[in-house]
Background:
Predicted 3D model of a 320-nucleotide RNA (Bacterial RNase P class A) from uncultured Quinella sp. The sequence is in RNAcentral, with records from MGnify. The prediction has a mean pLDDT of 76. It matches the Rfam family "Bacterial RNase P class A". The family's RNA type in Rfam is ribozyme.

RNA sequence: AGGCAAUCGCGGGGGAUUUUAUCCAACGAGGAAAGUCCGGACUCCACAGAGCAGCGUGCCGGAUAACGUCCGGUGAGAGUAAUCUUAAAGAUAGUAUCACAGAAAAGAAAACCGCCGCCACAAGCGGUAAGGAUGAAAAGGCAGGGUAAGAGCCUACCGGUUGUCGAGUAAUCGGCAAGCCUGAUAAACCUCACGCGGAGCAAGCCUAAAUAGGAAAGGGUUGAGGUUGCUCGCUGACCUUUCGGGUAAGGUGCUAAGACUUGGGCGGCAACGUUCAAGCAAGAUAAAUGAUUGCCAUUAACAGAAUCCGGCUUAUUGAC
Numbered sequence: 001a002g003g004c005a006a007u008c009g010c011g012g013g014g015g016a017u018u019u020u021a022u023c024c025a026a027c028g029a030g031g032a033a034a035g036u037c038c039g040g041a042c043u044c045c046a047c048a049g050a051g052c053a054g055c056g057u058g059c060c061g062g063a064u065a066a067c068g069u070c071c072g073g074u075g076a077g078a079g080u081a082a083u084c085u086u087a088a089a090g091a092u093a094g095u096a097u098c099a100c101a102g103a104a105a106a107g108a109a110a111a112c113c114g115c116c117g118c119c120a121c122a123a124g125c126g127g128u129a130a131g132g133a134u135g136a137a138a139a140g141g142c143a144g145g146g147u148a149a150g151a152g153c154c155u156a157c158c159g160g161u162u163g164u165c166g167a168g169u170a171a172u173c174g175g176c177a178a179g180c181c182u183g184a185u186a187a188a189c190c191u192c193a194c195g196c197g198g199a200g201c202a203a204g205c206c207u208a209a210a211u212a213g214g215a216a217a218g219g220g221u222u223g224a225g226g227u228u229g230c231u232c233g234c235u236g237a238c239c240u241u242u243c244g245g246g247u248a249a250g251g252u253g254c255u256a257a258g259a260c261u262u263g264g265g266c267g268g269c270a271a272c273g274u275u276c277a278a279g280c281a282a283g284a285u286a287a288a289u290g291a292u293u294g295c296c297a298u299u300a301a302c303a304g305a306a307u308c309c310g311g312c313u314u315a316u317u318g319a320c
Base pairs, nucleotide, nucleotide: 002296003295004294005293006292007291008290010028011027014024015023016022017021030302034313035312037311038310039309040308041307042200043199044198045197049232050231051230052229054196055195056194057193058192059073060072061071062070063069074088075086076085077084078083089191090190094189095188096185097184098183112132113131114128115127116126117125118124140158141157143155144154145153159181160180161178162177163176164175165174166173167172204252205251206250207249214243215242216241217240218239219238225235226234227233258280260279261278262277263276264275265274266273267272
């Protein structure tokens, strides 16, 4: 994501008058009003309670009415860099899965080839995870020592883990030490921590005959009905079926006095907070917000409020 002016028209309020119809001056869709995906306000049911089940969130700190949102930071990843992304708890509580191939797919396991020893060179037995082979993945990497051949078996470096010291609110980072080095998947079940009562403006309240009032049958204070998926707990007088019969309405909630809007100051890296000044901006109910003309601009997309607000996501023109 048009602006200004004029004319006509529509909507709800306001004012005036010759008072039921005219006149007057203002106001009248969005950045997403959308999806209804999160969070709240508000209303009713115990101002919402207990247990189970279920659901959601998941590095750390902060912001906020609240959040799954936002801001700042840490780790990880991408990039030469500026910068960007992040579905980031736990795999040593337990269970499960890991096709095919492969000797072995999770038992600190496993010997197919190779290597080494015994033996006689074969067969056989034993040792070996360095090398080959298989695989998405083979039990830290790499070099040296060591050894019959090998192996963190030992040593240096790198990576991880644990401990400790220091920095930091913390996530975490840095130093030092210890061979301590046990696969992956939690967007599998699960575990842990935190959070979540339900229904929703067709909520609810009022006027009114209008879920009415009336008749019959059955059930009901030994508890109807309501209250969350279940059990409690709470509440406490109606409920179900049939007959017959009327109504199909209006008001309120409701929208401009607030988690409000605009601008300035102050605090904070920021999200945001605080303070001062000014302002008062749709509220319809089948549902208004439009049309024409002129000038400027240069053509224009997605799209139309329905209780309100904060987000997220999606749609979309042009420009940076």